[in-house]
Notes:
This is a predicted structure of a 497-nucleotide part of an RNA (large-subunit ribosomal RNA, domain I) from a Rhodothalassiaceae bacterium. Its Rfam family is "Bacterial large subunit ribosomal RNA".

Context: one part of a larger RNA
RNA sequence: GGCAUCUGGUGGAUGCCUUGGCGCGCGGAGGCGAUGAAGGACGUGGCACGCUGCGAUAAGCCGUGGGGAGCUGCGAGCAAGCUUUGAUCCGCGGAUCUCCGAAUGGGGAAACCCACCGCUUCAUGCGGUAUCCCAUCCUGAAUCCAUACGGAUGGGAGGCGAACCCGGGGAACUGAAACAUCUCAGUACCCGGAGGAAAGGAAAUCAACCGAGACUCCCCGAGUAGUGGCGAGCGAAAGGGGACCAGGCCAGUGGCCUCGGAGAGGAAACCGGAACGGUUCUGGAAAGGCCGACCGGAGAGGGUGAUAGUCCCGUACGGGUAAAGCCGAUCCGAGGUCCUCGAGUAGGGCGGGACACGUGGAAUCCCGUCUGAACAUGGGAGGACCACCUUCCAAGCCUAAGUACUCCCGCGCGACCGAUAGUGCACCAGUACCGUGAGGGAAAGGUGAAAAGCACCCCGAUGAGGGGAGUGAAACAGACCCUGAAACCGGAUGCCU
Numbered sequence: 001g002g003c004a005u006c007u008g009g010u011g012g013a014u015g016c017c018u019u020g021g022c023g024c025g026c027g028g029a030g031g032c033g034a035u036g037a038a039g040g041a042c043g044u045g046g047c048a049c050g051c052u053g054c055g056a057u058a059a060g061c062c063g064u065g066g067g068g069a070g071c072u073g074c075g076a077g078c079a080a081g082c083u084u085u086g087a088u089c090c091g092c093g094g095a096u097c098u099c100c101g102a103a104u105g106g107g108g109a110a111a112c113c114c115a116c117c118g119c120u121u122c123a124u125g126c127g128g129u130a131u132c133c134c135a136u137c138c139u140g141a142a143u144c145c146a147u148a149c150g151g152a153u154g155g156g157a158g159g160c161g162a163a164c165c166c167g168g169g170g171a172a173c174u175g176a177a178a179c180a181u182c183u184c185a186g187u188a189c190c191c192g193g194a195g196g197a198a199a200g201g202a203a204a205u206c207a208a209c210c211g212a213g214a215c216u217c218c219c220c221g222a223g224u225a226g227u228g229g230c231g232a233g234c235g236a237a238a239g240g241g242g243a244c245c246a247g248g249c250c251a252g253u254g255g256c257c258u259c260g261g262a263g264a265g266g267a268a269a270c271c272g273g274a275a276c277g278g279u280u281c282u283g284g285a286a287a288g289g290c291c292g293a294c295c296g297g298a299g300a301g302g303g304u305g306a307u308a309g310u311c312c313c314g315u316a317c318g319g320g321u322a323a324a325g326c327c328g329a330u331c332c333g334a335g336g337u338c339c340u341c342g343a344g345u346a347g348g349g350c351g352g353g354a355c356a357c358g359u360g361g362a363a364u365c366c367c368g369u370c371u372g373a374a375c376a377u378g379g380g381a382g383g384a385c386c387a388c389c390u391u392c393c394a395a396g397c398c399u400a401a402g403u404a405c406u407c408c409c410g411c412g413c414g415a416c417c418g419a420u421a422g423u424g425c426a427c428c429a430g431u432a433c434c435g436u437g438a439g440g441g442a443a444a445g446g447u448g449a450a451a452a453g454c455a456c457c458c459c460g461a462u463g464a465g466g467g468g469a470g471u472g473a474a475a476c477a478g479a480c481c482c483u484g485a486a487a488c489c490g491g492a493u494g495c496c497u
Stems, first nucleotide, its partner, number of pairs: 001496009015482001016446002020417002022414007029406002031160002039100003042055003046078002050074002061094006070082003105114003115129005131157008164195001165193005175182001179229001205212002216243005226234002247398003250342001252339001254338009265327002270319003276292003280289002293310002295299001301313003347371008357383001378393005433440002453481001456468004
């Protein structure tokens, strides 16, 4: 030095576990905000670093309901206290609520700086002072009237929020095996607006000579009919089957909105809730084995020193409510508002757009521009157009349900994951860290049943670390703590060189 065996170190795979995720179902909720939101800054504890809570009344104040023995959050400790005159805790309601933030008195490099007016127990404190829109009133130019302008009062708006919805704008990569029409796609993205849904909606619709009877959504029709450099592609409708169903109004016994009243009922914390023992075996521990019982409208699940229907929390099944407030079908009253049957409309020319339909024979719908009817003895449509026939009545308004979505709450489920998985985050994570910035973005779980977390002694530097002793079932479970693989590094022994 090599090989083999044994034994360690390092390392953190594997197994087991789960406080966290993921995906669904049902129900709820679907908004918050100038009465100052969302989100923050700074404070706030006897000692107080972070998180949580709270706001100068600051881990809290008041009322009320529940609850019933302990309590002063995570979070131990010391100190000091509270509590059966009912604390802590839970539900509901209220008070307080610094500063920034739409931020709104002005400014500003957010959490800061600087004002004016009124009131005031005038050191100080309280209130008001943004902009736009609407209503009413005042004032009032050029310019007589008036208007513009200016002002006051009252009301409203503003900002945030995951997706869903409607509208206004609107790409390119890509595909066409290049590329221009076309496609991607009315997608992404930007903007405006609304609601718990939105939109649509009560036939100037379809149909076919039979008939149907608002709208929305699903299945079929159907990748059909069509459309298309007839390329790539795009792609209906009628009809049938389902879900759900609802019709109203235009001057009135009306619709809608707001407010007030009545109103069955609903909703919280929470409460009751059956039934087991063994002097037996193993073990540190019984819930396991054995023996003998019991309950079950409850043998879902979790916990307890291993695997418990009968130990604990629960589960089935029942109960439960003060004040104020909330939801609430429906009814009544008050106020406000809307509407009198639809002309610069329908139609036409030109130019565009939407319709599955790319201008095509192109109907239908919308917009720009130029034009421009009829008036139910009338008009529109039935895919150019005309006639006949059929059908409907535009140019006014409202309308639940069936449908879409899930930031959020409750309950439940899973041939979903189990710490390189599952959310980026099981852990103080959108953190540390990186970037001027937009932005990017981790790693990191496990002692034990219980801290019983090693008193005391020894070595050492009053260290680190270790040896005894003790605890424990186990300490090779000692906090770098369950298990502890491999790579890698030692030690011992044997053999070979």
The RNAcentral record of the full RNA draws on ENA. The coordinates come from a structure-prediction model, not an experiment, and the mean pLDDT is 83.